The RNA shown here (Glycine riboswitch aptamer) has 114 nucleotides and comes from Candidatus Kuenenia stuttgartensis.
Of the family's consensus pairs, 90% are formed in the model.
It was read from a public genome assembly, where an Rfam model found it.
It matches the Rfam family "Glycine riboswitch aptamer". About the family: This family represents the bacterial glycine riboswitch.
The prediction has a mean pLDDT of 81.

[in-house]
RNA sequence: UACCGCACUGUUGGAGAGCGACUCAGGCCCCGCGGGGCUGAGAGUCCACCGAAGGGGCAAACCGUGGGCGCGGCCUACGGCGAAUCUCUCAGGUCCAAGGACAACAGGGUUCCC
Numbered sequence: 001u002a003c004c005g006c007a008c009u010g011u012u013g014g015a016g017a018g019c020g021a022c023u024c025a026g027g028c029c030c031c032g033c034g035g036g037g038c039u040g041a042g043a044g045u046c047c048a049c050c051g052a053a054g055g056g057g058c059a060a061a062c063c064g065u066g067g068g069c070g071c072g073g074c075c076u077a078c079g080g081c082g083a084a085u086c087u088c089u090c091a092g093g094u095c096c097a098a099g100g101a102c103a104a105c106a107g108g109g110u111u112c113c114c
Base pairs, nucleotide, nucleotide: 005110006109008107009106010105011104012103013102018047020046021045022044023043024042026039027038028037029036030035048094049093050092054090055088056087057086062080063079064078065077066076067075068074069073
């Protein structure tokens, strides 16, 4: 310096599941001014549900220790390490919007190796 990778920035795409129940703010209306009715994607509790912010869990491989064997190694037990769009549902979410893993493109940046 260049490719790949990586994270960042920008653009684009981007799923799922409740107009649930109750209570209360707030709003509107009526009234005999005592109150009553409607609404209530905002808040709280409960129930149900979703998985794609984040977080937790684990398989092989690999490593360590013990034991065994037909011993350049193999088998086995335990432990360590151990990924995901798998799994859990703590968190988050359940019109739209927002958020959103991930993907594509572009930009500048950059670790290791060579």